Predicted 3D model of a 400-nucleotide RNA (Bacterial RNase P class A) from an Acidobacteriota bacterium. The coordinates come from a structure-prediction model, not an experiment, and the mean pLDDT is 78. It was read from a public genome assembly, where an Rfam model found it. Rfam family: Bacterial RNase P class A. Rfam's curators write: Ribonuclease P (RNase P) is a ubiquitous endoribonuclease, found in archaea, bacteria and eukarya as well as chloroplasts and mitochondria. By type it is a ribozyme.
């Protein structure tokens, strides 16, 4: 200096002005106690995702939430948290020169499935094409013995090559993305882990180092029975169900009728069954209400500092208190700065094919604000996004 990679923080800023809400203080007023209305001063007043609504909670209300099945979810180990599909650290496996990332990580020897098309056979496989024993038909070469009309003819050994069958092989050559472990060798008829040396893998038995996941060593076995579960399934683990439009209090108004089913069990907040409570549920016509408060913002909150732990975070102290609307509030404008863009001008450094190019600096003048707004809250994950600032690491290159 470039180039990669990881991780942290910001989200315009400050003053004026005019204006919206909650809250505190005062003041005026209305009203039967509660309360309603106005007016002035003051603090405060959207977010890193406040969006998806994908997880887990805390909360509420149903509950004996008790068993079981269905169903979901989840899936290497340890911890961390209120939990979680999060978050830390590690393992094993792949990608990368590395910093550093990926991972629907458990089982394929419990079963059932799929892998086109090729090929004999794709998992209790196979024999096309080869090799190889026999047994059969004919071609030919050689020697030998006999016979010869001297051409050669029968026999018998020893071959060679072809055709046919019956057997044997899976080493070798084809197919194929992939063929039932490799590489030498023994051994056969001719070949095979058939048998041995090595190897690779996978069992089993010992040791060692870890909380462990898993890793190194040792011996031992011819054990080589492939991919796929993000395929059905099998195995561990964990799940009650609605949800703030939960769910309360307070005032206030009215008018019931009728049917069905119902102690031989209505009904009881995913399903189903057992168990448990026990008298009420469902439709239909018809009438009044829709007010005001709570819930609702002090928290599994939040800064610092110290310990502790590799880390997530826990612990102990101090400090602070950051919006709580209800048809739903934060907004308009002036000005100055800051950022970013793009012109112009003035200067500086490398570089350079001398046409120019990169980097900064100042100065003018003009434009611009991304993705987007609480609605009970937290913890997280995914997705969207202008622009800035800061670090740690690897890895290339120049320098000292």
């Nucleotide at each position: 200096c470039g180039g990669g990679u990881c991780g942290g923080c910001c989200a315009g800023a400050c003053g004026g002005u005019c204006g919206c809400g909650u809250c505190a203080u005062c003041c005026c007023u209305c009203c039967u106690c509660g309360g309603g209305g106005g007016g002035a001063u003051g603090c405060c007043g959207a977010g890193g995702a406040a969006c998806g609504u994908c997880c887990g909670g805390g909360c509420u209300c149903c509950a004996c939430a008790g068993a079981g099945c269905a169903g979901g979810a989840u899936g290497g180990u340890g911890g961390g948290u209120a939990a979680c599909a999060c978050c830390c650290a590690c393992c094993c496996g792949g990608a990368g020169c590395a910093a550093u990332c990926c991972g629907c990580g458990a089982g394929a020897a419990a079963g059932u499935g799929c892998a086109a098309c090729a090929g004999a056979g794709a998992g209790c496989a196979g024999a096309c094409c080869g090799c190889c024993c026999c047994c059969g038909g004919g071609c030919u070469g050689u020697u030998c013995a006999u016979c010869u009309u001297c051409g050669g003819a029968u026999g018998g050994g020893c071959g060679g090559g072809u055709c046919g069958g019956c057997g044997g092989u899976a080493a070798g050559g084809g197919u194929g993305a992939a063929a039932c472990g490799g590489u030498g060798g023994u051994g056969u008829a001719a070949g095979a882990g058939a048998c041995c040396a090595c190897c690779a893998g996978g069992g089993g038995c010992c040791c060692g180092a870890g909380u462990g996941a898993u890793c190194g060593g040792g011996u031992u076995c011819g054990c080589u029975a492939g991919g796929u579960a993000a395929a059905c399934c099998u195995c561990g683990u964990c799940c009650g169900g609605a949800g703030c439009a939960a769910g309360g209090u307070c005032a206030g108004a009215c008018a019931g009728g009728g049917a069905a089913c119902g102690c031989u069990g209505a009904g009881g907040c995913u399903g189903c069954u057992c168990g448990c409570c026990g008298a009420g549920u469902u439709c239909c016509c018809g009438g009044g209400u829709a007010g005001a408060c709570c819930g609702c913002u002090a928290g599994a909150g939040g800064g610092c500092u110290g310990c502790g732990g590799c880390a997530a975070c826990g612990u102990a102290g101090u400090c602070c208190c950051g919006a709580g609307a209800g048809a739903g509030a934060u907004g308009g404008c002036c000005g100055u700065c800051a950022c970013g863009g793009c012109g112009c001008g003035a200067g500086g450094u490398c570089c350079u094919u001398c046409g120019g190019g990169a980097c900064g600096u100042c100065g003018c003048a003009c434009c611009g604000g991304a993705c987007a707004g609480a609605a009970c809250c937290c913890g997280g994950c995914g997705u969207a996004u202008c622009g800035g600032c800061c670090g740690g690491c690897c890895c290339g290159u120049u320098u000292g």